[in-house]
RNA sequence: GAUAGAGGUUGCGCGCUUUAUCAGUAACUGGUCGGAUGUGACAGGACAGAGGAAGAUCAGAGAAAGGGGAGCGUGCCGAAAGAGCGUUUCACCUGCCGGAAUGUAUCUUGGGCAUAAGUUUAAGAGACUUAUGACUGUCAUCUUUGCAGAUGGGGCGCUAUC
Numbered sequence: 001g002a003u004a005g006a007g008g009u010u011g012c013g014c015g016c017u018u019u020a021u022c023a024g025u026a027a028c029u030g031g032u033c034g035g036a037u038g039u040g041a042c043a044g045g046a047c048a049g050a051g052g053a054a055g056a057u058c059a060g061a062g063a064a065a066g067g068g069g070a071g072c073g074u075g076c077c078g079a080a081a082g083a084g085c086g087u088u089u090c091a092c093c094u095g096c097c098g099g100a101a102u103g104u105a106u107c108u109u110g111g112g113c114a115u116a117a118g119u120u121u122a123a124g125a126g127a128c129u130u131a132u133g134a135c136u137g138u139c140a141u142c143u144u145u146g147c148a149g150a151u152g153g154g155g156c157g158c159u160a161u162c
Stems, first nucleotide, its partner, number of pairs: 001162005008077001011076009028060006037048003040097001042095004080109004084104007110136002113133008138153006
């Protein structure tokens, strides 16, 4: 340098089907109150608005996406995730913030779990970040007759073969 593997039955990701939730919520229609603003935040426009804005409430009617569970299939073991940067796109238009997709030999993280805080979200679900805890896998050193134990490190690592 090349090839092949291991960590776990709650390893990581993707797709499809189904299902609960989302929610009697949002949009829409009508009535009443309200009385000048409204169009995701900010700025500038443009449009709508006393022929009644925002908002509240009653009635009718009534979703969906994202996320979750289950099943099936599939790609894998920096699998993948997060941050930064770039490109595209969403939203009435522009700028910018924000969201989504995508790329990146820039940085961080061995892995899952639990707890706490923060962010996100309809949500005490889930996801992400940080911290703590034990568990687990691997390597190094030391101890032990052995089983095993203690300390420390990380995936550009570890094991096997050539």
Molecule: Lysine riboswitch aptamer
Organism: mouse gut metagenome